Predicted 3D model of a 159-nucleotide RNA (Lysine riboswitch aptamer) from a chicken gut metagenome.
RNA sequence: CAGAGGAGCGGCAUGCAUGAGUAUAUGUGCGGAGAUAGCCUUCAUCUGUGAAGCACAUAAAAAGGGCCGGCCGCCGAAGGGAAAUGUAAAAGGCCUUGCAUUUUGCCUGGUCUGUCCGCCGAAGAGGCGGCGGACUGUCAUCGUCAUGAUGGAGAGCUG
Repeated sequence: CAGAGGAGCGGCAUGCAUGAGUAUAUGUGCGGAGAUAGCCUUCAUCUGUGAAGCACAUAAAAAGGGCCGGCCGCCGAAGGGAAAUGUAAAAGGCCUUGCAUUUUGCCUGGUCUGUCCGCCGAAGAGGCGGCGGACUGUCAUCGUCAUGAUGGAGAGCUG
């Protein structure tokens, strides 16, 4: 520099289902003083012309995530951990989490799977991590050199 691993990795947009008869809006009844991002404080606004909450009726979404195929970029493809910064319906603080960007040879060869454990999520979908199982690629050693066994890791392997 060029390649390989296969149910290979990731991205983009369309369509579809889910989300969900949920959030929300209006009306009625109960309720009776609070409500406005999880908590606290301040400000502002709404509220006895009835707050929060509950029930019924009518109307009724969206985002993320998912699936089929398509297009694009690729083989540390990529996924995590950690750190920094920013952001998430006013400001400050606390806690937790999501999202985005950057850094980091800290971890993981890859795929599938387990209603087991934890986090995100509406979710027995999916994603991520842990542990377990199976399959598979690569190198080294051993071997009965056929099937295999043991061990290592992509900073690898082949040319």
The sequence is in RNAcentral, with records from MGnify. Rfam family: Lysine riboswitch aptamer. Rfam links the family to the GO term lysine biosynthetic process.